[in-house]
RNA sequence: UCGUGCUAGACGGGGCGCUGGCGGUGCCCUGUACCCGAAAUCCGCCGCAUGCGGGGUUGAAUUCCCGUUCGAGGCUUAGUGCUUCCGUAAGCCUCUGGUCAAGUAGUGUUGAUGGACUGGUCCUGCGCGGCGACGGCCCGUGAACUCCGCUAGGCCCGAGAGGGAGCAACGGUAAGCGGUGACCGGCGGGUGUUGCAGGGGCGCCGGUCCGGAGCCAACUAGCCAGGGGCCCGUGAGGCAGAACGAGUCGACAACGGGUGCACGG
Repeated sequence: UCGUGCUAGACGGGGCGCUGGCGGUGCCCUGUACCCGAAAUCCGCCGCAUGCGGGGUUGAAUUCCCGUUCGAGGCUUAGUGCUUCCGUAAGCCUCUGGUCAAGUAGUGUUGAUGGACUGGUCCUGCGCGGCGACGGCCCGUGAACUCCGCUAGGCCCGAGAGGGAGCAACGGUAAGCGGUGACCGGCGGGUGUUGCAGGGGCGCCGGUCCGGAGCCAACUAGCCAGGGGCCCGUGAGGCAGAACGAGUCGACAACGGGUGCACGG
């Protein structure tokens, strides 16, 4: 150096996610890269894990291993400025309540606010008035079963004169019914420009006196609090988004290096 057989290795890798962590199933990138089976309320593992079970191909180099470079793509960002949105502060408009008393109006030397006294308003009791229902008094009616008076006719007694009881009618009256309302009686109340007595109160109203300049708060302005609306120019904040920067992992690729055993020529 060539040939034959074999072995280690290889037959994809990476990012995110999951996980205490590692690998796989999942999503994505790279780009071609054996087959079959199970795997999300998951599968196999671990102190260095770089899948599990079964079968197959290739095999010491274009193919295996290591290093450097490049870099698809992913992830992070406490960095820088930007954008959208959100609520908030501030701003503007408006409404409501309170406050003030500068201006207007009103009121006040025919005396304000304030003070003193007193009365009313409030409560209780007793009167008076009024109202209401009831009763009395009064009027009418009222015995067509049962009251009173009188009693035609008729009846009874009597020889007669005469006497007696008595129905209807008539006249009255009781209960009852109806009415009147001047009067009388007791009763009642969501009763009163009402009287007397007692209580209570200082809120309001009236009167008298003291005193001598304010009082009021309707409107405007100011201040305070709250409600509603508008606006994004401003301040601070928050959730997202994209860009740049930074960090991190990194497929594919390029370059460099490394790696057997046995037999024979």